[in-house]
Model confidence (mean pLDDT): 81 of 100. Transfer RNA from Acidiplasma sp. YE-1, 73 nucleotides, folded computationally.

RNA sequence: GCCCCGAUAGUGUAGCGGCCUAUCAUACAGGCCUGUCGAGCCUGUGACGUGGGUUCAAAUCCCGCUCGGGGCG
Numbered sequence: 001g002c003c004c005c006g007a008u009a010g011u012g013u014a015g016c017g018g019c020c021u022a023u024c025a026u027a028c029a030g031g032c033c034u035g036u037c038g039a040g041c042c043u044g045u046g047a048c049g050u051g052g053g054u055u056c057a058a059a060u061c062c063c064g065c066u067c068g069g070g071g072c073g
Base pairs, nucleotide, nucleotide: 001072002071003070004069005068006067007066010026011025012024018056027045028044029043030042031041032040049065050064051063052062053061
């Protein structure tokens, strides 16, 4: 330098153009329970790397950039 794959809450993930307020677990906060702690139960907090494009509508499709992983030279 070229090619391929990926980037979503603090962490790990689901999502496959409109169904939902973006899923679940964990974490954190509050509550219930408990002699206390823990466990369990309930509630809440928190995310689409970035800039464009396509579309009535984009986390999702296309392009650039950035970062990460792999291959070739």
Lineage of the source: Archaea > Methanobacteriati > Thermoplasmatota > Thermoplasmata > Acidiplasma. It matches the Rfam family "tRNA". Gene Ontology term of the family: triplet codon-amino acid adaptor activity. The family's RNA type in Rfam is transfer RNA.